[in-house]
Molecule: SAM riboswitch aptamer (S box leader)
Organism: Algoriphagus sp.
RNA sequence: GAUUUAUAAAGAAGAGGUGAGAGACAGGCUCUGUGACCCUCUGGCAACCUUCCAUCUUGGAAAGGUGCCAAAUCCUGCCAAUUGAGAAGGUCUCAAUUGGAGCUAUAAAUU
Numbered sequence: 001g002a003u004u005u006a007u008a009a010a011g012a013a014g015a016g017g018u019g020a021g022a023g024a025c026a027g028g029c030u031c032u033g034u035g036a037c038c039c040u041c042u043g044g045c046a047a048c049c050u051u052c053c054a055u056c057u058u059g060g061a062a063a064g065g066u067g068c069c070a071a072a073u074c075c076u077g078c079c080a081a082u083u084g085a086g087a088a089g090g091u092c093u094c095a096a097u098u099g100g101a102g103c104u105a106u107a108a109a110u111u
Stems, first nucleotide, its partner, number of pairs: 001111008013042005021031003025077004043069003048065002050062005078100010
């Protein structure tokens, strides 16, 4: 890197360094010299793997390996349904809501 499965509206920040963009991509919107993003240290959240206990396929505890600590994966993107509006002539466009898929991220397993 690829594949599969699962999860993604909950939760959790201080210090130091650096100094301009950052939030994957596009649009929107937001964060950012009152120092973001990133790096280091410390702290924390969570519980996928792991360990332990009970139990018979679930519950509890711990926190070793990861992960995470602005905003719902920040929102939308593709499809469908419903509702509303507009244009027009029985279709199209736009908006909102809901559902599904996709993308992305993370874990675990395989390769």